A computed fold for an 84-nucleotide RNA, annotated as c-di-GMP-I riboswitch aptamer. The coordinates come from a structure-prediction model, not an experiment, and the mean pLDDT is 87.
Formats: sequence, C1' cells, structure tokens
RNA sequence: CCACGAUUAGGCAAACCCUGCAAAAGCAGGGGGCGCGAAGCUAAAGGGCCUAAGGGCAAAAGCCUAUGGCAGCCAGUUGCCGAC
Repeated sequence: CCACGAUUAGGCAAACCCUGCAAAAGCAGGGGGCGCGAAGCUAAAGGGCCUAAGGGCAAAAGCCUAUGGCAGCCAGUUGCCGAC
C1' cells in the first nucleotide's frame, strides 16, 4: 500500500412508542435496539425505489409528472481500530 473483520477501543441505530414538521413519501428530537467496518458523506445530473402538493390529461373513476424524499438497495468517495 492492497485486501480482510477475529479481538480491542470508539461509534451508529431498524421496527415500535411519544412530541413536532410535512399534501404525502419522509424528516427532526426523546425513548428503544433489529442490525452495521463505513449504518460516515454524496440524491445540483450513475442506476434504482417511495410520494404526487402543484401541473398536465380525463365526463368521471383515475393516469402521468419531482421542483419533494430514501445513502440501512446498488454505486461513488473519504476514513477509525486491529489479529490472521
């Protein structure tokens, strides 16, 4: 330096519950702990997924659409600890 995840140190925090924000998806704080070597960061342009307020179409039912989101889906990027 590359790879790896036994052990150690140090971290993060799913579901669910409470409060708030939001049209929703979802997010923030508190509790909680399923799990995680990147469960750090990047969604203003790699793919994928969720939502559809506004807008478009429609007689209606409804359909389409991101300028809203998800990094704990893949990906990109930086990096802690430590054996084989």